This is a predicted structure of a 162-nucleotide RNA (glmS glucosamine-6-phosphate activated ribozyme aptamer). Rfam family: glmS glucosamine-6-phosphate activated ribozyme aptamer. About the family: This entry contains a glucosamine-6-phosphate activated ribozyme that is found in the mRNA for GlmS. GlmS is an enzyme that uses fructose-6-phosphate and glutamine to generate glucosamine-6-phosphate. Gene Ontology terms of the family: regulation of gene expression and catalytic activity. Rfam classes the family as a riboswitch.
């Protein structure tokens, strides 16, 4: 650098089921149904998030809502801290300090603009079933982010330019 071989992985608003709700069936009292076994369903809707290392846990935001998002556990881009890196105070560089950030790598202020998916409507497959997997149509947010424009805030050494 090829190739061959076997393991391992594949998600990250993820993943997973011992509880509860639900389906099928069988047995049991028994003819309304309940209770067991068996075998299954469901159990978060999307936006935003991930330099490393360490730590630590109920890690942002709204949508919807009659258990379909109730309970639970796992994880995890959160948050704290260290180290890298960048930007803005800086004008040319180094080096320190601040202050904000994470290769889309400064803060604010205001104003404009732009960013959603279920749920619902129809519709199409698979299941006896609970149910799942999808297409198609409108619509409807916050955090945030970007994009415009606009005002507004903050340094020191040292070198080298003039």
């Nucleotide at each position: 650098c090829a190739g061959a071989a076997u393991c391992a992985a594949a998600a990250a608003g993820c993943g997973c089921c011992a509880g509860g709700g639900c389906u099928g069936u069988c047995u049991a009292u028994g003819u309304g149904a309940u209770a067991g076994g068996c075998a299954g369903c469901u159990g978060a809707c999307g936006a935003g998030g991930u330099g490393g290392g360490g730590g630590u846990u109920u890690a942002u935001c709204g949508a919807a809502u009659c258990a379909u998002u109730c309970g639970g556990c796992g994880g995890a881009u959160g948050c704290c801290u260290c180290c890298c890196g960048g930007u803005a105070c800086c004008a040319u560089g180094u080096c320190a300090g601040u202050a904000c950030c994470g290769a889309a790598a400064a803060a604010c202020u205001c104003a404009u603009c732009u960013g959603a998916a279920a749920u619902c409507g129809u519709u199409u497959a698979a299941g006896u079933g609970a149910u799942u997997a999808g297409a198609c149509g409108g619509a409807c947010a916050a955090a945030c982010a970007g994009a415009u424009g606009u005002g507004u805030c903050a340094u020191g050494a040292c070198a080298a330019c003039u």